[in-house]
RNA sequence: UAGCCAUCUGGAGUGGGGUUAGGGACAGGCCCGUAGCCCCCGGCAACCUGCUGUCACAGCAAGGUGCCAAAGCCUGAGUCGAUGGCGG
Numbered sequence: 001u002a003g004c005c006a007u008c009u010g011g012a013g014u015g016g017g018g019u020u021a022g023g024g025a026c027a028g029g030c031c032c033g034u035a036g037c038c039c040c041c042g043g044c045a046a047c048c049u050g051c052u053g054u055c056a057c058a059g060c061a062a063g064g065u066g067c068c069a070a071a072g073c074c075u076g077a078g079u080c081g082a083u084g085g086c087g088g
Stems, first nucleotide, its partner, number of pairs: 001088001003086006013041001015040005022032003026076004042068003046065003049061005072080001
């Protein structure tokens, strides 16, 4: 990073430090701005992983990523975005 598969209901900090005027993928709205981005701490449990069970599935753990304002914020675009796994 092209591609394939799955998911986008809910869940979880106005914590500390640094840097900063923009940010919520895009357009129109509507919001956020002790926002956004990076690091540390704390937490959640979406996928992979491990263990257990009555093994369709469920529970536990939190190792690898990920996530922790609003229903992917609403509508639209009908192919867009994000995350995980596989894989060239």